């Protein structure tokens, strides 16, 4: 130098053009003598950046970074 993959919560990860979601974590409260477990509710995101396309983009084009993987 060429190809393909991924980048979304604190982490792991879903979403497939028309309100961002789970799970496991954190907070509170109920239970306990007390911790855990269980139950109840709650808080958290400029969807990597730019840029375009569209009446509307996490989603489709471009470009850039960054990791992973194949070729050379």
């Nucleotide at each position: 130098g060429g190809g393909c993959c991924g980048u979304u919560a604190g982490c792991u990860c879903a979403g497939c053009g028309g309100u961002a979601g789970a799970g496991c974590g954190c907070c509170c409260g109920c239970c306990u003598u007390a911790c855990a477990c269980g139950c109840g509710g709650g808080a958290u995101g400029c969807c990597g950046g730019g840029g375009g396309u569209u009446c509307g983009a996490a989603u489709c084009c471009c470009u850039c970074a960054c990791g992973g993987c194949c070729c050379a």